The RNA shown here (transfer RNA) has 73 nucleotides and comes from a Deltaproteobacteria bacterium.

[in-house]
């Protein structure tokens, strides 16, 4: 140097054909209990890695870029 995967809530990850962003654990809160643990009900928690382009709309497409993992020389 070249080719390709990932990058999304405090952790792991989903997100379909572009249509307004969820899940599980953690975390607060209330029920239950003599009391914790479990269990149940809810609550918050996000610039979708950064920067710009296209579109009425963009996690999604398109160019740059930075990280990280593999590969080939």
């Nucleotide at each position: 140097g070249c080719c390709g995967g990932g990058g999304u809530a405090g952790c792991u990850c989903a997100g379909u054909u572009g249509g307004u962003a969820g899940a599980g654990c953690a975390g607060c809160u209330g029920a239950u209990u003599c009391g914790u643990a479990a269990u149940c009900a809810g609550c918050a928690g996000g610039u979708c890695g950064a920067c710009g382009g296209u579109u009425c709309a963009a996690g999604u497409c398109c160019g740059u870029u930075c990280u990280u993992c593999g590969g080939c020389u």
Rfam family: tRNA. Its family is annotated with triplet codon-amino acid adaptor activity in the Gene Ontology.
It was read from a public genome assembly.
The organism belongs to Myxococcia, within Bacteria.